Overview:
RNAcentral holds the full RNA, with entries from ENA and SILVA. Small-subunit ribosomal RNA, 5' domain from an uncultured bacterium, 472 nucleotides, folded computationally.
Context: one part of a larger RNA
RNA sequence: GAUCAGGCCUAACACAUGCAAGUCGAACGGGAUCCUAGGCUUCGGUUUAGGUGAGAGUGGCGCACGGGUGAGUAACGCGUGGGAACCUGCCCAGAGGUACGGAAUAACGUCGGGAAACUGGCGCUAAUACCGUAUGAGCCCUUCGGGGGAAAGAUUUAUCGCCUUUGGAUGGUCCCGCGUCCGAUUAGCUUGUUGGUGAGGUAAUGGCUCACCAAGGCUUCGAUCGGUAGCUGGUCUAAGAGGAUGAUCAGCCACACUGGGACUGAGACACGGCCCAGACUCCUACGGGAGGCAGCAGUGGGGAAUAUUGGACAAUGGGCGAAAGCCUGAUCCAGCAACGCCGCGUGGAUGAAGAAGGCCUUCGGGUUGUAAAGUCCUUUCGACGGGGACGAUGAUGACGGUACCCGUAGAAGAAGCCCCGGCUAACUUCGUGCCAGCAGCCGCGGUAAUACGAAGGGGGCUAGCGUUGUUC
Numbered sequence: 001g002a003u004c005a006g007g008c009c010u011a012a013c014a015c016a017u018g019c020a021a022g023u024c025g026a027a028c029g030g031g032a033u034c035c036u037a038g039g040c041u042u043c044g045g046u047u048u049a050g051g052u053g054a055g056a057g058u059g060g061c062g063c064a065c066g067g068g069u070g071a072g073u074a075a076c077g078c079g080u081g082g083g084a085a086c087c088u089g090c091c092c093a094g095a096g097g098u099a100c101g102g103a104a105u106a107a108c109g110u111c112g113g114g115a116a117a118c119u120g121g122c123g124c125u126a127a128u129a130c131c132g133u134a135u136g137a138g139c140c141c142u143u144c145g146g147g148g149g150a151a152a153g154a155u156u157u158a159u160c161g162c163c164u165u166u167g168g169a170u171g172g173u174c175c176c177g178c179g180u181c182c183g184a185u186u187a188g189c190u191u192g193u194u195g196g197u198g199a200g201g202u203a204a205u206g207g208c209u210c211a212c213c214a215a216g217g218c219u220u221c222g223a224u225c226g227g228u229a230g231c232u233g234g235u236c237u238a239a240g241a242g243g244a245u246g247a248u249c250a251g252c253c254a255c256a257c258u259g260g261g262a263c264u265g266a267g268a269c270a271c272g273g274c275c276c277a278g279a280c281u282c283c284u285a286c287g288g289g290a291g292g293c294a295g296c297a298g299u300g301g302g303g304a305a306u307a308u309u310g311g312a313c314a315a316u317g318g319g320c321g322a323a324a325g326c327c328u329g330a331u332c333c334a335g336c337a338a339c340g341c342c343g344c345g346u347g348g349a350u351g352a353a354g355a356a357g358g359c360c361u362u363c364g365g366g367u368u369g370u371a372a373a374g375u376c377c378u379u380u381c382g383a384c385g386g387g388g389a390c391g392a393u394g395a396u397g398a399c400g401g402u403a404c405c406c407g408u409a410g411a412a413g414a415a416g417c418c419c420c421g422g423c424u425a426a427c428u429u430c431g432u433g434c435c436a437g438c439a440g441c442c443g444c445g446g447u448a449a450u451a452c453g454a455a456g457g458g459g460g461c462u463a464g465c466g467u468u469g470u471u472c
Base pairs, nucleotide, nucleotide: 001472002471004469007336008302013300014299015298017297018296019295022061023060024059027058028057034051035050036049037048038047039046040045068255069254070253077180078179079178080177081176082175083174086172087171091168092167093166094165095164096163097162098161099133100132101131102130108123109122110121111120112119113118139148140147141146153160154159181227182226183225188218189217190216193215194214195213196212197211198210199209200208230252231251232250233249234245235244236243237242257278258277259276260275261274280291281290282289283288308334310333311332312331316330317328318327319326320325347377348376349375350374357368358367359366360365381413383408384407385406386405387404391399416461417460418459419458420457421442422441423440427456428455429454430453431452437444438443
């Protein structure tokens, strides 16, 4: 000199409260409530038919996306370039099929248990839930003889679905070469360890696991150990080479109170799922239960330090649905904070009696200074009044009566901070007297201090200025 912090960089500390993942009646049984009409009526009601269709329940899809954080990780984690033994719901294209049966179960009814969370017995019932049989070109296994294995319907008759299979697309798993911080005051490390055969396991290769066999494998080109750290595109700086860094945005990875485990599923070993153990918090009738903000707000705490318990699904995108639509703290907006960057204003012209006042003075004057006053103008921003969008394609606008446009009044409502010894632009007086103090370095101050404090004047920057911290 330039830059950064940018919106919890600290406590991956603990969390009150609300919201953040639902949806489908065109899969299914059913059906509260209300409305209309009718019957009976002791006028309280009760019942039949039609319509409406809440809240639960079975079932399907989604919940593995989106959002957060960076604790762990020095690793095929990431980056880059290759590879093969694989999986892939929804989507696209092709081929074939969608036949015949069955047994249950929730809801519900009833009887219970429990303070609650919840739960037991008996009975009834449906399905695109579950099971069997048939068929199956193609599919899987094969000793090539054969064997195994599928489906689901709905309806407004237009379609949407379901099963098998081939290919594609997308997404993902795995392997390898190279690159990827510091320490030798860490020199040896390793027994499933290194390789083979066989088997198991997996979607799949493989010591991934196991039995047997061999004794290997890594290492001063730094193994092992210790410390630190998410990686990258990028960002900052620099003439560059480099150095530093990894906030925001984007890609990948890892994690979800701590540790472990699997279940379901196309996909998880699953942030707002389950089980076990632990710490902590809460409820309890002491028998037993409930919870997990590193989602969005918000609270306490820590800290030098970081915001609203806001609006809307209008747009974009996502989930479900045939659709209407519902949900969406993703997102789009608004609020707070000069936190950064950019732009604008706080007036313009004229105005010498060089006014008054201040300061200095050699007492003549100089300076503040065209500065002010005065005169003549303008109205950006702001204020007030009126109109009023794009974003939306037929409907639909949170933002928002916002942006923008027109009009009205009036210089009116709007300037500070640092510095003035040298580096370094800018000087005098007074006070103080090695005191009080200043200071980035050199250094100032002990009675004439341009270096301390004040004033006048001056220099610099300007809605900022200066200090501190960090990096180059």
The coordinates come from a structure-prediction model, not an experiment, and the mean pLDDT is 85.